[in-house]
RNA sequence: UCGUGCUAGAUGGGGAGCUGGCGGUGCCCUGUAGCCCGCAACCCGCCGUAGCGGGGUCGAACUCCCCCUUGAGGUCCGCCACUGUGGGACUGCCGGCCCGACGAGGUGUUGAAGGCAGGGUCCCGCGCGGCGAGGAACUGUGAACCCGGUCAGGGCCGGAAGGCAGCAGCCGUAAGCAGCACUCCUCGGGUGACGUGGGGAAGCCUUGCCGGAGCCAACGAGGGUUGGCAAGCCGUAGAGGCGCGAUCGAUUGGGGGUGCACGG
Numbered sequence: 001u002c003g004u005g006c007u008a009g010a011u012g013g014g015g016a017g018c019u020g021g022c023g024g025u026g027c028c029c030u031g032u033a034g035c036c037c038g039c040a041a042c043c044c045g046c047c048g049u050a051g052c053g054g055g056g057u058c059g060a061a062c063u064c065c066c067c068c069u070u071g072a073g074g075u076c077c078g079c080c081a082c083u084g085u086g087g088g089a090c091u092g093c094c095g096g097c098c099c100g101a102c103g104a105g106g107u108g109u110u111g112a113a114g115g116c117a118g119g120g121u122c123c124c125g126c127g128c129g130g131c132g133a134g135g136a137a138c139u140g141u142g143a144a145c146c147c148g149g150u151c152a153g154g155g156c157c158g159g160a161a162g163g164c165a166g167c168a169g170c171c172g173u174a175a176g177c178a179g180c181a182c183u184c185c186u187c188g189g190g191u192g193a194c195g196u197g198g199g200g201a202a203g204c205c206u207u208g209c210c211g212g213a214g215c216c217a218a219c220g221a222g223g224g225u226u227g228g229c230a231a232g233c234c235g236u237a238g239a240g241g242c243g244c245g246a247u248c249g250a251u252u253g254g255g256g257g258u259g260c261a262c263g264g
Base pairs, nucleotide, nucleotide: 001264002263003262004261005260006259009058010057011056012030013029014028015027020047021046022045023044024043035055036054037053038052039051064257065256066255067254068253073248074247075246076245077243078242079241080240082238083237084236085235086234087233090232091231092229093228094227095226096225097224098223099222102220103219105216106215107214114210115209116208117207118206119205120204121203122199123198124197125196126195127194128192129191131188132187133186134185135184136183138179139178140177141176147172148171149170150169155164156163157162
């Protein structure tokens, strides 16, 4: 150096996810040169670098291994503007309450604040009045007979004198019915510019006295507190864009490395 037979190794790789971790199936990317069967997402296998089990092919180089390069794509991070959603610390806006009295004003020596006393307002009674209801009283009406008086006519008793009952009419009356200005009694109230007795914490009004210079806070401005709105702001989610951001990295190009036996 050539040939034959072997062996290591290869027979796609990667990202996210899952997982204590790793690999696989499933999803996505890359790539096509590049095996077959069984297993598997409430999953399958493994436990230390690799899917597990079975079968085949290639085989020390275009093919295996290492380094550099390239950099599809994924994931993460940051920023920008947008949309949705939540918050209400801060800025802003709106409202309530409180504070002081800076400004402007009002009020006050014809007496402020504050204090004391009386009265009212308030509550519980009584009296009087008014109104209403009921009753009495009063007025009218009111009985075929079973209410009264008087009882024509007629009737009854009697020898007579005389006596008796009594319808209609008239007069009157009971219950009842109606009226009722005034009068009397009882009761009631969404009753009174009324009188009177008592109670009375605070406030308000009013009168008087003490006091002797402040008082008020409606307006402008300020401060505090509280409630609301959600534009700014803060958080969160989504889709989009950007970054010589981080990380993994298919693929591409380049460089290097690689065993045993026999024979010529």

A computed fold for a 264-nucleotide RNA from a Thermomicrobiales bacterium, annotated as Bacterial large signal recognition particle RNA. NCBI's taxonomy places the organism under Bacteria, Pseudomonadati, Thermomicrobiota, Thermomicrobia, Thermomicrobiales. The RNAcentral record of the sequence draws on ENA. Its Rfam family is "Bacterial large signal recognition particle RNA". Rfam's curators write: The signal recognition particle (SRP) is a universally conserved ribonucleoprotein involved in the co-translational targeting of proteins to membranes. A source record names the gene ffs. The model forms 94% of the base pairs in the Rfam consensus.